The RNA shown here (Guanidine-I riboswitch aptamer) has 97 nucleotides and comes from Paenactinomyces guangxiensis.
RNA sequence: AUUUUCGUUUUCUAGGGUUCCGCAGCUGACUGCUGGCCUGGACCGAGAGAAAACACACAGGCCAGCUGUGACACGGAGGGAUAAAAGCCCGGGAGAU
Numbered sequence: 001a002u003u004u005u006c007g008u009u010u011u012c013u014a015g016g017g018u019u020c021c022g023c024a025g026c027u028g029a030c031u032g033c034u035g036g037c038c039u040g041g042a043c044c045g046a047g048a049g050a051a052a053a054c055a056c057a058c059a060g061g062c063c064a065g066c067u068g069u070g071a072c073a074c075g076g077a078g079g080g081a082u083a084a085a086a087g088c089c090c091g092g093g094a095g096a097u
Stems, first nucleotide, its partner, number of pairs: 007054006015044002020041002022038001023035004056070005072092001074095001078090003
C1' cells in the first nucleotide's frame, strides 16, 4: 500500500422526535388553532448495547433435530429518509491507534 473476513432475523433497551391518539391551553363551539422546554399510548431505534433462534467455519462425536468455540472494535463534520428526529442510513465510512 492492497485484498479478504468480522453473517441474518426477531424481541428488548439506551436514545429519538411529533404525523396519529391522549393531555394542556385558546375558542361561543369543533371535523378548528397552538404546545414535544407535554409524563404518556403508539411509532422509529443501535457495527462498536442485551437476549434468543437460525446460518456458516473449525474441532469432537455414541454420527442424533448432538457437543464445544467463534475474538476485537476510539470515531468527527456533513448529508439522507420519514410527519419529524435519533447511537436509524451514508458508516467496522473520513480519520485516529
Its mean pLDDT, the model's own confidence on a scale to 100, is 84. It was read from a public genome assembly, where an Rfam model found it. It matches the Rfam family "Guanidine-I riboswitch aptamer". Rfam describes the family as follows. This family represents a conserved RNA structure found upstream of the ykkC and yxkD genes in Bacillus subtilis and related genes in other bacteria.